[in-house]
Context: one part of a larger RNA
Molecule: small-subunit ribosomal RNA, central domain
Organism: metagenome
RNA sequence: CUGGGCGUAAAGCGUCCGCAGGCGGACCGAACAGUCGGUGGUGAAAGCCCAGGGCUCAACCCUGGAACUGCCAUCGAUACUGCCGGUCUUGAGUUCGGGAGAGGGAAGUGGAAUUCCUGGUGUAGAGGUGAAAUUCGUAGAUAUCAGGAGGAACACCGGUGGCGAAAGCGGCUUCCUGGCCCGAAACUGACGCUCAUGGACGAAAGCGUGGGGAGCAAACAGGAUUAGAUACCCUGGUAGUCCACGCCGUAAACGAUGGAUGCUAGCUGAUGGGACUUCUACCGUCUCAUUGGCGUCGCUAACGCAUUAAGCAUCCCGCCUGGGAAGUACGGCCGCAAGGCUAAAACUC
Numbered sequence: 001c002u003g004g005g006c007g008u009a010a011a012g013c014g015u016c017c018g019c020a021g022g023c024g025g026a027c028c029g030a031a032c033a034g035u036c037g038g039u040g041g042u043g044a045a046a047g048c049c050c051a052g053g054g055c056u057c058a059a060c061c062c063u064g065g066a067a068c069u070g071c072c073a074u075c076g077a078u079a080c081u082g083c084c085g086g087u088c089u090u091g092a093g094u095u096c097g098g099g100a101g102a103g104g105g106a107a108g109u110g111g112a113a114u115u116c117c118u119g120g121u122g123u124a125g126a127g128g129u130g131a132a133a134u135u136c137g138u139a140g141a142u143a144u145c146a147g148g149a150g151g152a153a154c155a156c157c158g159g160u161g162g163c164g165a166a167a168g169c170g171g172c173u174u175c176c177u178g179g180c181c182c183g184a185a186a187c188u189g190a191c192g193c194u195c196a197u198g199g200a201c202g203a204a205a206g207c208g209u210g211g212g213g214a215g216c217a218a219a220c221a222g223g224a225u226u227a228g229a230u231a232c233c234c235u236g237g238u239a240g241u242c243c244a245c246g247c248c249g250u251a252a253a254c255g256a257u258g259g260a261u262g263c264u265a266g267c268u269g270a271u272g273g274g275a276c277u278u279c280u281a282c283c284g285u286c287u288c289a290u291u292g293g294c295g296u297c298g299c300u301a302a303c304g305c306a307u308u309a310a311g312c313a314u315c316c317c318g319c320c321u322g323g324g325a326a327g328u329a330c331g332g333c334c335g336c337a338a339g340g341c342u343a344a345a346a347c348u349c
Base pairs, nucleotide, nucleotide: 004320005319006318007303008302012317014201015200016199017198021194022193023192025088026087027086028085029084033081034080035077036076037075038074039073040072041071042070049065050064051063052062053061054060091191092188093187094186095184096183097182098181099180103177104176105175106174107173108172109171110154115149116148117147118146119145120144121143125136126135162169163168206247207246208245209244210243211242215241216240220236221235222234223233258316259315260314261313262312263311266294267293268292269291270290271289272288273287274286275285276284298305299304322349323348324347331342332341333340334339
C1' cells in the first nucleotide's frame, strides 16, 4: 500500500456552513498531458532464478542465459480521464402565481391555578401517611366569600399532527425575519456534490455581574421506617429553576443508522399542495412533497431493514482494529472555575 468493517458485536463527528482537496451532466471540435503500442538507449559487477561445468560430494567457485517489472528518447494510436475552444438543458439556481406551519427575535396582553396579604362568615381542629410524627391552629387555622400583590407555566384544541440543520419550538395580538412545499415553464447555462483545517449554532446542569423569586427543589434541618437508613415516605428549606448580558460546549446530543445522486413489487393511514372527473359542499381517480404501519425481491449472525433501505451502485468525509489500565497520565490548546478537546505507555488477563 492492498484487503475487512461501522442499527444492536469495536466503530457515523451533536448539527450545520464552508476554503483547500477529492469527485463531477449531454453533444461537437481541437490538441495529445495521463493512458496504450512499436523501436532505440540505459538499467555496472556480484547476488537471486535457469542450463552446463570445476574442486571425490556439498558448501564454494566458473561459463552462459534469463531477469532487472524502472527511467530516458523517438515514432505512432486517440476510445476514456485531464487541458483548450464551442454548443445544450435534464443537475443547480433565479423569476412569477399560490400554500401550510408551536421556525427565529422583540414588544404588548389574557384567563385558570398555586402561594402570600387585607377584610367578612365561622369554630376546633387542619396537614400528612401503610400507620404515624415533625408541622400549622383559640394571638382564630383548615373551610368559605370579597378585594389586592407577585412570579412562573400556558388545561381543552393536541393528533406515531406541524415547523426547524440539530439542540429544540405550544395562551392571544402586533412588528421584524429565515426556511420549506406546490404550480407555471420566462431567465442563467454545470454555476454541482462532499469537505481535512476553520467557523457558527448547540438540552440540562454549572460559572460571572445585575435583577427577580409564586410554585418546585440539590444541599441542609427535623419527623418516620430500619439491625443501621448519611436513602426510598413525610414536614420544612437554600442555591437553582425565571429575566438581561457574558462564559461553559457536554448528553442514551438516539433512528444508538454521515451527506449527495440514481435505480429496485405492492397494500394501507396521516399532513400540505396540484390536476382530472357528474362542473362540482362532496365523493372518486391520478400526481408532487412530507410523515406512519405492513410487506415482495434483495440484504442480515440473528433480531430485523425493506422507494424515509440496513437492497443495488457511484462520489466525498468521519470513525473502528481484543478486555482492563483509560477516555486516564503527560504535553499542548481552550476555560474565571468546574472542566473540555487532543491522547498514550508500563503492567495485567